About this RNA
This is a predicted structure of a 101-nucleotide RNA (SAM riboswitch aptamer (S box leader)) from a bovine gut metagenome. Model confidence (mean pLDDT): 81 of 100.
[in-house]
RNA sequence: CUUAUCAAGAGUGACGGAGGGUUCAGGCCCGAUGAAGUCCGGCAACCUGCUUUUUCAGACAGGCAAGGUGCCAAUUCCUGCGGCGUCAGCCGAGAGAUGAG
Numbered sequence: 001c002u003u004a005u006c007a008a009g010a011g012u013g014a015c016g017g018a019g020g021g022u023u024c025a026g027g028c029c030c031g032a033u034g035a036a037g038u039c040c041g042g043c044a045a046c047c048u049g050c051u052u053u054u055u056c057a058g059a060c061a062g063g064c065a066a067g068g069u070g071c072c073a074a075u076u077c078c079u080g081c082g083g084c085g086u087c088a089g090c091c092g093a094g095a096g097a098u099g100a101g
Base pairs, nucleotide, nucleotide: 001101002100003099004098005097006096011040013039014038015037019030020029021028024080025079026078027077041072042071043070046068047067048066049064050063051062052061076095081092082091083090084089
């Protein structure tokens, strides 16, 4: 840079000790009934692998969850730009995250 996805899902564990929700701003939250982090555990099924149907072969679709990632408060916690609006909100963009290339 290209592309797909982002409303679902995931612990009453151990260690640890005060912070955390990626960055900026504004909100709003979580946290000593224990944050971050580490380990274990789990979720999911993007890629690989295996497998079922079909096929000349493949692709599509389904399954398993062994390997590579990812993830495990709140929609990507919400807003920051644009459009619509019955002024509550809705849609889109941007940005970001993750996978694959």